[in-house]
RNA sequence: AGCAGGCCGGACGGUCGCCGCGGUCCGAUCGUCAAGGGACCGGGGAGGAAAGUCCGGACUCCGAAGGGCAGCGUGCUGGCUAACGGCCAGCGAGGGUGACCUCAGGGAAAGUGCCACAGAAAACACACCGCCGAACUCGCGGGGCGACUCGCGGGUGGCAAGGGUGAAAAGGUGCGGUAAGAGCGCACCGCCGUCCUGGUGACAGGGCGGGCAGGGAAAACCCCACGCGGAGCAAGACCGAAUAGGAGGGCGUCUGAGGCUGGCCCGGCCGAAGCCCUCGGGUAGGUCGCUGUCGAUCCCGCGGGCAACCGCGGGGCUAGAGGAAUGACCGUCACCUGCCGGCGCGCCGACGAACUCGGCGCCUCGGCGGGGACAGAAUCCGGCUUACGGGCCUGCU
Numbered sequence: 001a002g003c004a005g006g007c008c009g010g011a012c013g014g015u016c017g018c019c020g021c022g023g024u025c026c027g028a029u030c031g032u033c034a035a036g037g038g039a040c041c042g043g044g045g046a047g048g049a050a051a052g053u054c055c056g057g058a059c060u061c062c063g064a065a066g067g068g069c070a071g072c073g074u075g076c077u078g079g080c081u082a083a084c085g086g087c088c089a090g091c092g093a094g095g096g097u098g099a100c101c102u103c104a105g106g107g108a109a110a111g112u113g114c115c116a117c118a119g120a121a122a123a124c125a126c127a128c129c130g131c132c133g134a135a136c137u138c139g140c141g142g143g144g145c146g147a148c149u150c151g152c153g154g155g156u157g158g159c160a161a162g163g164g165u166g167a168a169a170a171g172g173u174g175c176g177g178u179a180a181g182a183g184c185g186c187a188c189c190g191c192c193g194u195c196c197u198g199g200u201g202a203c204a205g206g207g208c209g210g211g212c213a214g215g216g217a218a219a220a221c222c223c224c225a226c227g228c229g230g231a232g233c234a235a236g237a238c239c240g241a242a243u244a245g246g247a248g249g250g251c252g253u254c255u256g257a258g259g260c261u262g263g264c265c266c267g268g269c270c271g272a273a274g275c276c277c278u279c280g281g282g283u284a285g286g287u288c289g290c291u292g293u294c295g296a297u298c299c300c301g302c303g304g305g306c307a308a309c310c311g312c313g314g315g316g317c318u319a320g321a322g323g324a325a326u327g328a329c330c331g332u333c334a335c336c337u338g339c340c341g342g343c344g345c346g347c348c349g350a351c352g353a354a355c356u357c358g359g360c361g362c363c364u365c366g367g368c369g370g371g372g373a374c375a376g377a378a379u380c381c382g383g384c385u386u387a388c389g390g391g392c393c394u395g396c397u
Stems, first nucleotide, its partner, number of pairs: 001397008010333007018045002021042006047374001051385002054383005059232004071228005076090005091105001092103004106223002111221002114216002128163002130159003135156009171189006190212001191210008236288004246279006258270004295317001297316008335371008344362007
């Protein structure tokens, strides 16, 4: 200078305040019981991410969920786990000098479609520039008595080396070969097939055979394998008024039910029709679910395993509100930071050295001032992702 991993998320004391829990007391009208409420005492009160709600599960209901279609998700191998798209250990590919990092990492020789622009051609290959003139043929010129032959130019043609286009051009490099070329031949590399060895496996190494078939892309459709029933604590269970309505019963309609007159009786007034009781459903509301002697629980130790993780033993019980509490202030200390000052060390300058002076940097001490992030449980767990002032530790290059 970097790389990887782990941890902390101020401490102590005081005052006031908030929310649960336990205890005591007060508390309606003389007494008893006592909801809600109040006072005092004791004890408890957010996080590493409580967040985003992105995955996976527990739990609950619907349902009978056994199979299939559709849809969605996952996709190298082995392991861990309640489960996962998570974690661990490996494999392969790519990047880095390295510690290490990254990967939507099955199938493109099942099918369909796509490959912009440029380019001759983007997949049944093809020929723009270029190379060749071996074969056939035409023209011109030369040689030869002649058969024929030589040179130049063109056509039919041969080629895919080289150039050019492109993200990508039909295996690569080299030697031979050829008219020029070309897996045309050969060597090595790559590829395909097959066999052997090692490994649980992904895969690695090797032998033999084949001149090479099969461009890319599946974050296009698709194919293959595996997984997934749906909705979610506003799930859901229980209790349950008043009013209205339902069912049943009773009383009453001048022989007056019932209501008011402070509770009862008399009396008074109202009262031509409803009133009362029981049952059941539902609503408001309440209790549980809900935070726990009991769990995929936390801490410590031991053992197994490279590890994730698992097993055993000991100890602990750690917020449970429900419009939602967990806060504020003060003091001391610790941490970060700005300025000033002092001791020491190093470097530079003032003339070469010393002394001295000035500047800069580092360490340390003192004084004054500033700062403390991201964010807040809401049924509960396991992960992932994202945010975060600052600090500590370990290993490695």

Model confidence (mean pLDDT): 76 of 100.
The RNA shown here (Bacterial RNase P class A) has 397 nucleotides and comes from a soil metagenome.
It matches the Rfam family "Bacterial RNase P class A". Gene Ontology terms of the family: ribonuclease P activity, tRNA processing and dimeric ribonuclease P complex. Rfam describes the family as follows. Ribonuclease P (RNase P) is a ubiquitous endoribonuclease, found in archaea, bacteria and eukarya as well as chloroplasts and mitochondria. Rfam classes the family as a ribozyme.